Molecule: Bacterial large signal recognition particle RNA
Organism: soil metagenome
RNA sequence: CGUGCUAGACGGGGAGCUAGCGGUGCCCUGUAUCCGCAAUCCGCUAUAGCGGAGUUGAAUUCCCCUUCUAGGGUCUGCGGUCAGCAGGACUGCUGUGCCAGCGGGCGUUGAGGGCUGGGUCCUGUGCGGCGGGAGCCUGCGAAUCGGGUCAGGACCGGAAGGUAGCAGCCCUAAGUGGUCACUCUCGGGUGCCACGGGGGAGCCUGGCCUGAGCACGCUGGUAUCGGUAAGCUGAGUGACGAGGUUCGACGGGGGGUGCACG
Numbered sequence: 001c002g003u004g005c006u007a008g009a010c011g012g013g014g015a016g017c018u019a020g021c022g023g024u025g026c027c028c029u030g031u032a033u034c035c036g037c038a039a040u041c042c043g044c045u046a047u048a049g050c051g052g053a054g055u056u057g058a059a060u061u062c063c064c065c066u067u068c069u070a071g072g073g074u075c076u077g078c079g080g081u082c083a084g085c086a087g088g089a090c091u092g093c094u095g096u097g098c099c100a101g102c103g104g105g106c107g108u109u110g111a112g113g114g115c116u117g118g119g120u121c122c123u124g125u126g127c128g129g130c131g132g133g134a135g136c137c138u139g140c141g142a143a144u145c146g147g148g149u150c151a152g153g154a155c156c157g158g159a160a161g162g163u164a165g166c167a168g169c170c171c172u173a174a175g176u177g178g179u180c181a182c183u184c185u186c187g188g189g190u191g192c193c194a195c196g197g198g199g200g201a202g203c204c205u206g207g208c209c210u211g212a213g214c215a216c217g218c219u220g221g222u223a224u225c226g227g228u229a230a231g232c233u234g235a236g237u238g239a240c241g242a243g244g245u246u247c248g249a250c251g252g253g254g255g256g257u258g259c260a261c262g
Base pairs, nucleotide, nucleotide: 001262002261003260004259005258008056009055010054011029012028013027014026019045020044021043022042023041033053034052035051036050037049062256063255064254065253066252067251071247072246073245074244075243076242078241079240082238083237085234086233087232090231091230092228093227094226095225096223097222098221099220100219101218102217103216105214106213112210113209114208115207116206117205118204119203120202121198122197123196124195125194126193127191128190130187131186132185133184134183135182137178138177139176140175146171147170148169149168154163155162156161
């Protein structure tokens, strides 16, 4: 140097699960043979996926050390912004009461107060009005099974006379129209109506007594007063950021590793 072969390799890592290891699933890296199994999990036990097929093979590719850091986990009397929670001590804003000042207004033609009555409100009865129904009045209204009168005709009779009764006419029932004056009855989102009862918060109003204040606006002060939560305070959570720690892919550097034959 050539040929054949063998160990090895044909992805790795983080969290999670697990007694532990690896895998399936998630995430990172970035390109890496195929098939079967697996979260109610699957396969194993420190040589820690198992079974089958294939490729490569002593080095760019296998093994070890180191460096770098994508990314993950974890911790923090950390940061300040954001979001959420709680509070009201303080600043602010605001309401109420009280005090002071100012301004105009009303007031002896009576402020304010006291007593008393009425209305507005609720309810009952009566009356009126409106509407419905019934009665009263009135028109129509029964082929026969309603009434009266019943020509003609029919029947009975020796006759006198009698019986039932169609048409017509008259009347009426059920019913159906009209009139709305009167009577009865029922009803209401009915009434400048009358009477009774209740109520008393507000407003309006009458009478009597008393006799000088009353209400409003602005400004300032004040309160063991009330509200709000912008600033503020508090605790811890989430997100974001910072720092520590742990694991760490990809990449860089260094080293190591066979057998047989010619």